[in-house]
Context: one part of a larger RNA
RNA sequence: CUGGGUGUAAAGCGCGUGCAGGCGGUCUUGUAAGUGGUGCGUGAAAGCGCCCGGCUCAACCGGGCGAGGCCGUGCCAGACUGCGAGGCUGGAGGCAGGUAGAGGCGGGUGGAAUUCCGCGUGUAGCAGUGAAAUGCGUAGAUAUGCGGAGGAACACCGAUGGCGAAGGCAAUCCCCUGGACCUGUACUGACGCUCAUGCACGAAAGCGUGGGGAGCAAACAGGAUUAGAUACCCUGGUAGUCCACGCCCUAAACGAUGUCAACUGGUUGUUGGGUCUUCACUGACUCAGUAACGAAGCUAACGCGUGAAGUUGACCGCCUGGGGAGUACGGCCGCAAGGUUGAAACUC
Numbered sequence: 001c002u003g004g005g006u007g008u009a010a011a012g013c014g015c016g017u018g019c020a021g022g023c024g025g026u027c028u029u030g031u032a033a034g035u036g037g038u039g040c041g042u043g044a045a046a047g048c049g050c051c052c053g054g055c056u057c058a059a060c061c062g063g064g065c066g067a068g069g070c071c072g073u074g075c076c077a078g079a080c081u082g083c084g085a086g087g088c089u090g091g092a093g094g095c096a097g098g099u100a101g102a103g104g105c106g107g108g109u110g111g112a113a114u115u116c117c118g119c120g121u122g123u124a125g126c127a128g129u130g131a132a133a134u135g136c137g138u139a140g141a142u143a144u145g146c147g148g149a150g151g152a153a154c155a156c157c158g159a160u161g162g163c164g165a166a167g168g169c170a171a172u173c174c175c176c177u178g179g180a181c182c183u184g185u186a187c188u189g190a191c192g193c194u195c196a197u198g199c200a201c202g203a204a205a206g207c208g209u210g211g212g213g214a215g216c217a218a219a220c221a222g223g224a225u226u227a228g229a230u231a232c233c234c235u236g237g238u239a240g241u242c243c244a245c246g247c248c249c250u251a252a253a254c255g256a257u258g259u260c261a262a263c264u265g266g267u268u269g270u271u272g273g274g275u276c277u278u279c280a281c282u283g284a285c286u287c288a289g290u291a292a293c294g295a296a297g298c299u300a301a302c303g304c305g306u307g308a309a310g311u312u313g314a315c316c317g318c319c320u321g322g323g324g325a326g327u328a329c330g331g332c333c334g335c336a337a338g339g340u341u342g343a344a345a346c347u348c
Base pairs, nucleotide, nucleotide: 003320004319005318006317007302008301012316014201016199017198021194022193023192025088026087027086028085029084030083031082033081034080035077036076037075038074039073040072041071048066049065050064051063052062053061054060091191092188093187094185095184096183097182098181099180103177104176106174107173108172109171110154115149116148117147118146119145120144121143125136126135162169163168206247207246208245209244210243211242215241216240220236221235222234223233258315259314260313261312262311263310266293267292268291269290270289271288272287273286274285275284276283297304298303321348322347323346330341331340332339333338
């Protein structure tokens, strides 16, 4: 010396599933591969350590002794790891009974509103702005009543709420369907954790084919503003937004916090379940989630704080000064847009 890190300084893969790999609860027993001990062999010379000696000393040189990783082989040990055999139930799963939920897919239905169309009433304005103008309106608008068409989104409930791996999910009813939580348990018996490659999913925008098109609205046109105004404001308005199928695969895909497990004071709110208690209102305890505040501890600070960023373990991803650059080249993927992997010169 045998690295330090990853909420905000560089750094957690967008998310899951999972082969290989790594890691692995508890008891008994065997084995002896790992492991430990010991003997022998080997470990050239030089070098290194100690002692003695030779050049006047030293460097240097000569002699002797010692040490020496790895490796080979024999014996011993049997704790720990591995391997074999047999058990266990606490991990994991199953079974039974309950519970909550915008979890997903498909189909049906509803009301409010906007727009448009028809008819009626009615007359000179409407719309818009900081102020205006473009625009709409005597071919009768705006307003108002009735009827109709069509598309998209679902006010209130609504929450500091719920569900989902993440993206995400909200009118209502029905079919199909995934997961979670709680309680019980006389079942299985470590079946587990993590996961390079792989596979699946993955907002919005975008792309392909075919539909649809009310409102909104990149582009575009006009009106304003301004020194200019390729903007902000206004009047219009096409892709798109919607549906089906197929692609794309990115994001401040954020908790900027990987997954799993164990341990470590509390208080308050809330969601779902359970036990005990109360005539009742309730109260106490407990499991799972979601929030606020905070002991210890941690942190550069901010802050985190049993849902950790505390104390530990297992496994994976990633970082290693700024710019050049997430660029170039090449590979792979894509219809394309582009994505992914990902440098260097040079420069500070």